[in-house]
RNA sequence: GCCGCUCCCUAGACGGUCGCAGUGUUGCGCAAGCAAGGCUGAGGAAAGUCCGGACACCACAGGGCAACGCGCCUCAUGAAAGUGAGGGACAGGAACCGCGAGGAACCUGGACGGAAAGUGCAGCAGAAAGGAUACCGCCGAUGGCCCCACGCAAGUGAGGCACAGGUAAGGUUGAAAUGGUGGAGUAAGAGCCCACCGCGUUUUGGGGUAACCCAAACGGCUCGGCAAACCCCGCGUGGUGCAAGACAGAACAGGGGAAGGACUGCCCGUCCGCUCAUCCCCGGGUAUUAGUCGCAUCCUGCGCAAGCAGGGCGCUCCGCCUCGGCGGAGUGAGAGAAAUGGCCGUCCAGCCCCGCAAGGAGUGGACAGAAUCCGGCUUACAGGGGAGCGGCACUC
RNA sequence: UCCGGCGUAGCUCAGCGGAAGAGCGGAUGACUGUUAAUCAUUAGGUCGUUGGUUCGAUCCCAACCGCCGGAGUCA
Numbered sequence: 001g002c003c004g005c006u007c008c009c010u011a012g013a014c015g016g017u018c019g020c021a022g023u024g025u026u027g028c029g030c031a032a033g034c035a036a037g038g039c040u041g042a043g044g045a046a047a048g049u050c051c052g053g054a055c056a057c058c059a060c061a062g063g064g065c066a067a068c069g070c071g072c073c074u075c076a077u078g079a080a081a082g083u084g085a086g087g088g089a090c091a092g093g094a095a096c097c098g099c100g101a102g103g104a105a106c107c108u109g110g111a112c113g114g115a116a117a118g119u120g121c122a123g124c125a126g127a128a129a130g131g132a133u134a135c136c137g138c139c140g141a142u143g144g145c146c147c148c149a150c151g152c153a154a155g156u157g158a159g160g161c162a163c164a165g166g167u168a169a170g171g172u173u174g175a176a177a178u179g180g181u182g183g184a185g186u187a188a189g190a191g192c193c194c195a196c197c198g199c200g201u202u203u204u205g206g207g208g209u210a211a212c213c214c215a216a217a218c219g220g221c222u223c224g225g226c227a228a229a230c231c232c233c234g235c236g237u238g239g240u241g242c243a244a245g246a247c248a249g250a251a252c253a254g255g256g257g258a259a260g261g262a263c264u265g266c267c268c269g270u271c272c273g274c275u276c277a278u279c280c281c282c283g284g285g286u287a288u289u290a291g292u293c294g295c296a297u298c299c300u301g302c303g304c305a306a307g308c309a310g311g312g313c314g315c316u317c318c319g320c321c322u323c324g325g326c327g328g329a330g331u332g333a334g335a336g337a338a339a340u341g342g343c344c345g346u347c348c349a350g351c352c353c354c355g356c357a358a359g360g361a362g363u364g365g366a367c368a369g370a371a372u373c374c375g376g377c378u379u380a381c382a383g384g385g386g387a388g389c390g391g392c393a394c395u396c
Numbered sequence: 397u398c399c400g401g402c403g404u405a406g407c408u409c410a411g412c413g414g415a416a417g418a419g420c421g422g423a424u425g426a427c428u429g430u431u432a433a434u435c436a437u438u439a440g441g442u443c444g445u446u447g448g449u450u451c452g453a454u455c456c457c458a459a460c461c462g463c464c465g466g467a468g469u470c471a
Base pairs, nucleotide, nucleotide: 001392002391003390004389005388006387007386008385009384010383012347013346014345015344016343017342018341020041021040022039023038025036026035027034028033043367047378048377050376051375052374053373054372055241056240057239058238062268063267064266065265067237068236069235070234071233072087073086074085075084076083077082088112090109091108092107093106096103097102113232114231118230119229120226121225135171136170137167138166139165142164143163144161145160146159148157149156150155179197180196181195182194183193198221199219200218201217203216204215205214206213207212245293246292247291254282260272261271262270263269297312298311299310300309301308302307313332314331315330316329317328318327319326320325321324348365350363351362353360354359397467398466399465400464401463402462403461406420407419408418409417414451422438423437424436425435426434444460445459446458447457448456
């Protein structure tokens, strides 16, 4: 210098003008309303509604079951959900080491409790798919059958068959086949035995805060996979969501039904009601073209008010250091079927054309759009800026 | 705004770990003077998209895309 990855910031600026929504002032008007001039007015994701909370109501919601969610360890942060850092085991790759089985620095990855509690699943292929088995093979020592030799005979020896039987070395299938390498051994074979490799136990010792690791001993190996299958263990969750819910005044027409209803899956338990119905269902009606509040941070001062200024609080960014604070800058929407926009001028990035150049003409800024609020997660996103890491090239 | 559900052939739907199906519709042929009906044959699928779990995914999980539905206070 170029390329790539990750994280963070930003999300054009200023002015004019015409509009939009909200709000209040002044003037005119009996009123409805009209006019003038003010002030305020989208985001990093306002999105998806995937988690967690606030808040409100249900009976302040008790017990059990069911259902749902989460799940390695340590630390930090946080109300929680979550996020970050480091580590462990596992999986994929792999320099290198070993004759080999195999080991392994290092790199990458993630929704990573338990498969030695139980149940279940594994099509096709294959002999066999979960208590392994025996299709082709191998052997046939032993027993059986046939045959030959020797022998008077009992029998002995050689050969054959593959009948009983032995075996799992080798072959075939598969995602997966019940340890592997080498040797000893055998009729052939086999953890049957031995050495090593792998595995397991948590027995002992050691290391580590822990997950876990190392070594020894023991076990010839019995223990394969799937829990984003049921399930088990641990922890957590009462339900409904601002169309929660509270209030106001106006209008109308009542009628019918059950003995049970509520605590919002079920049971217990508790509470309410039981013929007069205040409870439930159906129908009708209006305030009202979904009224007001919930609903947009608190205090003080100024102002008629809207609002403005200062301070506190919350959030974001920047700087400093003693890493916990300090300082600075910015910011605080609340509409009601839903406003936040258009044009013009100057400038700032970017692109492009003309020109040797100075310069000039043109084009031009993504994703997107508050609806109770807050914290996270996920997804969308042009351009610009910053930081870190990795690779390549060049120079010293 | 909040909540719930669904995407499989042209249409309506089944299938919910083991080689994607049915009815209607389409095409071709037969029957008929012709058409319909009927009969026979046949085509047609990235199972909304992407990623993950698994030996294996329409099916299980996650994210995204699209569509549908429900919920209104008071008297």
Molecule: RNase P RNA; transfer RNA
Organism: Akkermansiaceae bacterium